[in-house]
RNA sequence: ACACGAAAAUGGCUAACUAUCUGUAAGGGUAGGGCGCAAAGCUACUGGUCCGAAGAAACGGACAGCAGGGCUGCCGAA
Numbered sequence: 001a002c003a004c005g006a007a008a009a010u011g012g013c014u015a016a017c018u019a020u021c022u023g024u025a026a027g028g029g030u031a032g033g034g035c036g037c038a039a040a041g042c043u044a045c046u047g048g049u050c051c052g053a054a055g056a057a058a059c060g061g062a063c064a065g066c067a068g069g070g071c072u073g074c075c076g077a078a
Stems, first nucleotide, its partner, number of pairs: 004076002012037002017032006035065001041071003045068003048063005
């Protein structure tokens, strides 16, 4: 350094829910709140799920805490 994830340490993020704003909606922002998370950091590339009037297709949008992939990162046992 890479792989890996034991013990700790520094820390970090934040589910449901509540208040408020925004969006046709799915959803997203902010504050509170913590179910939990070794990447629960970033990324919509692949699959999947959800939304848009919609039975299907197409098109557009969303979900990274659905799975895989890519990029980056703290600590350091076997």

Predicted 3D model of a 78-nucleotide RNA (c-di-GMP-I riboswitch aptamer) from a Nitrospirota bacterium.
Its mean pLDDT, the model's own confidence on a scale to 100, is 86.
NCBI's taxonomy places the organism under Bacteria, Pseudomonadati, Nitrospirota.
The sequence was found by an Rfam model in a public genome assembly.